[in-house]
RNA sequence: CAGUCGGGGAGCCAGCGGUGCCCUGUAACCUGCAAUCCGCUACAGCAGGGAUGGAUUCCCAAGUGAGGACAGUGCGAUGUGCCGUCUGCCCGCGGUAAGCGGCGUUGACGCUCCGGUCUCGCGCAACGUAUUCCCGUGAACCAUGUCAGGCGGGGAACCGAGCAGCAUUAAGCGGGCCCAUACGUGUGCCGCGAGGCAGCCGGGGCCGAGCUGGCUGUCGCGGUAACGGGCGUGUCGGCUGUUCGAUCGAGGGUG
Numbered sequence: 001c002a003g004u005c006g007g008g009g010a011g012c013c014a015g016c017g018g019u020g021c022c023c024u025g026u027a028a029c030c031u032g033c034a035a036u037c038c039g040c041u042a043c044a045g046c047a048g049g050g051a052u053g054g055a056u057u058c059c060c061a062a063g064u065g066a067g068g069a070c071a072g073u074g075c076g077a078u079g080u081g082c083c084g085u086c087u088g089c090c091c092g093c094g095g096u097a098a099g100c101g102g103c104g105u106u107g108a109c110g111c112u113c114c115g116g117u118c119u120c121g122c123g124c125a126a127c128g129u130a131u132u133c134c135c136g137u138g139a140a141c142c143a144u145g146u147c148a149g150g151c152g153g154g155g156a157a158c159c160g161a162g163c164a165g166c167a168u169u170a171a172g173c174g175g176g177c178c179c180a181u182a183c184g185u186g187u188g189c190c191g192c193g194a195g196g197c198a199g200c201c202g203g204g205g206c207c208g209a210g211c212u213g214g215c216u217g218u219c220g221c222g223g224u225a226a227c228g229g230g231c232g233u234g235u236c237g238g239c240u241g242u243u244c245g246a247u248c249g250a251g252g253g254u255g
Stems, first nucleotide, its partner, number of pairs: 003052003006024004014041005029049005058253003063248001067244007075237009086228001087225001088227001090223007098216003101212003110206008118195006124188002126185006133176005143168004151160003
C1' cells in the first nucleotide's frame, strides 16, 4: 500500500448496498443520513473520524450445512362452499317372512248364527226446578171478625161508622218435603217394542293349522345433511425436487 474491522435469506428495487424483519455469528470500530425511503450505477451505500495490516482475522475453489425461498405431492390435520343418481350412519313409510318373539289342538284362519256396541219411540227409576201440601212469619189507613175508650144520629130505647188492642188471613218472605202434579236431563250394570248390523267385542256351530308383524334380516320409496364419502378452494404440517446460503474444519494463494 492492497485488503479488513461481520456474513446471509426473504422483501423492496431496473439493479446494487443500507435502514426495518428473520437466521447465523463475534477476536469482529465510532458519528450522521433513510420506507409518501436514503445513497449509489457494475470498482454499485455516501460523508467524516479511528483501528488493524501480510495473516487463527484478507483472497480462492471444493466440502459441511443453521436458516430462508420456489415448485410438486394417490400423504396427514383443519376452515369453508357445493353434491343425496355417494346413502354408509340416522329418521319415517310400505313390501317380504329366513331367524327370534307373541297368539293358537284348552282350537288359528275362514264360513255361519245369536247377542252387545249404534238409531228411534215408550215405560220405570234417579236427580233438578216449579206448583200443590205442611209449619212459621206476614197489613199505620186503603183486609176480615170482634171492636174498650172516644165520635156521630136520636127525647129515649137504641142505631151507625170505626182507631188502638186481640184473633184470623191475602200477596209476599223463610223453612219442611211424606204424598201428588207439570216440565226438564252431560242420569241408569233397568225394562219393552221397532230398525240397523260396515267394523269391533262376547258366545254357539262347522272346518282343522295356521295367524301376527314387535325385534333382526332383506327389498323399495321418501326425508335430513350432524357424522362418514366425493369435488373445489384456503391454511398448517410431512415428504420429494430445485435454488440461495451463515457457520465450521481442512487445503491453496497474496506487496
The RNA shown here (Bacterial large signal recognition particle RNA) has 255 nucleotides and comes from a chicken gut metagenome. The coordinates come from a structure-prediction model, not an experiment, and the mean pLDDT is 77.